[in-house]
RNA sequence: CCGUGCUAGGCGGGGAGGUAGCGGUGCCCUGUCGCUCGCAAUCCGCUCUAGCGAGGCCGAAUCCCCAGGUUGAGGGGUGAGGUCAGCGGGGUCGAGCUCGCCGUUGGCGGUGCUGAUGGCCCGGGUCCCGCGCGACGACGGUUCGUGAACCAGGUCAGGUCCGGAAGGAAGCAGCCUUAAGCGAGUCCCGGCGGGCGCAGCGGGGGUUCCUGGACCGGAGCCGGCAGCGACACAAGCGCCCGAUGAUCGAGCUUCGAGGCUGGGUGCACGG
Numbered sequence: 001c002c003g004u005g006c007u008a009g010g011c012g013g014g015g016a017g018g019u020a021g022c023g024g025u026g027c028c029c030u031g032u033c034g035c036u037c038g039c040a041a042u043c044c045g046c047u048c049u050a051g052c053g054a055g056g057c058c059g060a061a062u063c064c065c066c067a068g069g070u071u072g073a074g075g076g077g078u079g080a081g082g083u084c085a086g087c088g089g090g091g092u093c094g095a096g097c098u099c100g101c102c103g104u105u106g107g108c109g110g111u112g113c114u115g116a117u118g119g120c121c122c123g124g125g126u127c128c129c130g131c132g133c134g135a136c137g138a139c140g141g142u143u144c145g146u147g148a149a150c151c152a153g154g155u156c157a158g159g160u161c162c163g164g165a166a167g168g169a170a171g172c173a174g175c176c177u178u179a180a181g182c183g184a185g186u187c188c189c190g191g192c193g194g195g196c197g198c199a200g201c202g203g204g205g206g207u208u209c210c211u212g213g214a215c216c217g218g219a220g221c222c223g224g225c226a227g228c229g230a231c232a233c234a235a236g237c238g239c240c241c242g243a244u245g246a247u248c249g250a251g252c253u254u255c256g257a258g259g260c261u262g263g264g265u266g267c268a269c270g271g
Base pairs, nucleotide, nucleotide: 001271002270003269004268005267006266009058010057011056012030013029014028015027020047021046022045023044024043035055036054037053038052039051064264065263066262068261069260070259071258074255075254076253077252078251081248082247083246084245085244087242088241089240090239096237097236098235100231102229103228104227105226106225108223109222110221111220118216119215121213122212123211124210125209127204128203129202130201131200132198133197134196136193137192139190140189141188143184144183145182146181152177153176154175155174160169161168162167
């Protein structure tokens, strides 16, 4: 140096989480690599040489090992600061906006010579008073029912009184009717009341507004939109501060697969 057979060892690793700690199943990231079967998050199996049980393959080197160097996917922690959302507080026509009023410009729609805005006259309403009518409210009446031991009526059993008898008299209870009273109540009748209503009648008044008629006159009137200017107040926005939630996030820090590189590492036999 070569061949053969073995052994150590390897057949993935990492992050977060979980755990007293270590692995696994599960989640995530990586390596072109899935060794297979069983167990397992209400966990499964172990104890710092830290999965357990069974089986298979490779096998001293491109494959194994390293507190080695370099590069580095990805994950975790912290995080100045930024943005957004709603909340609390402050401020709010000044330099901006929403909202309201005024003026002006522009065009749009409706209406108008079958006559607009407006003017004059007359009438009516709106206003006040009285009356009238209606509705409402309470009351009374009519109606119905009930309703008197005796001091209401009718009929009066029994019993009582008068009488020789015939027959009369008063009269309790009961029954019927009714008075006062009590109750019901749709309609009807009556008067009373007022911060009710009216298109009615009469009187008064007449600033405003509305409406009708006749006349004058001859082109506007109404609505909303946009621009500009100005006014002034209330509530808000934009603005400032604060904490909360969500999200982005430089920087710092931590773990870290994989790649590249460097180094290290058996036994036996034979040639």
Predicted 3D model of a 271-nucleotide RNA (Bacterial large signal recognition particle RNA) from uncultured Paraconexibacter sp. RNAcentral holds the sequence, with entries from MGnify. It matches the Rfam family "Bacterial large signal recognition particle RNA". From the family's description: The signal recognition particle (SRP) is a universally conserved ribonucleoprotein involved in the co-translational targeting of proteins to membranes. Its family is annotated with SRP-dependent cotranslational protein targeting to membrane, signal sequence recognition and signal recognition particle, plasma membrane targeting in the Gene Ontology. Taxonomically the source falls in Paraconexibacter (Bacteria, Bacillati, Actinomycetota, Solirubrobacterales).